c-di-GMP-I-GGC riboswitch aptamer from a Pseudomonadota bacterium, 86 nucleotides, folded computationally. The sequence was found by an Rfam model in a public genome assembly. Lineage of the source: Bacteria > Pseudomonadati > Pseudomonadota.
[in-house]
RNA sequence: CACGAUAAGGGCAUACCUGCCGAAAGGUGGGGGCGCAAAACCACCGGUCUACGGGACAGAAUCCUAAGACAGCGGGGCUACCGAAG
Numbered sequence: 001c002a003c004g005a006u007a008a009g010g011g012c013a014u015a016c017c018u019g020c021c022g023a024a025a026g027g028u029g030g031g032g033g034c035g036c037a038a039a040a041c042c043a044c045c046g047g048u049c050u051a052c053g054g055g056a057c058a059g060a061a062u063c064c065u066a067a068g069a070c071a072g073c074g075g076g077g078c079u080a081c082c083g084a085a086g
Stems, first nucleotide, its partner, number of pairs: 001086001003083002011036002016031006034072001041077002044075003047070003053065004
């Protein structure tokens, strides 16, 4: 260090259950742990999800639409503990 151990100290917390917020995706508190060396933070790029609202439609169906969401989808930016091998 652009590296990552049967190391040490720890950290985060999938699914699921539950209270609250939200039209929803989802967020958040508690429980719970699948996993993660950045599974800390950031929505800049791609991707994925939702559609209250708006548009199309004969139509309550259906389709389109992000200014909504996902950082535990990938890239990127940025910060950080430890120090075996390299």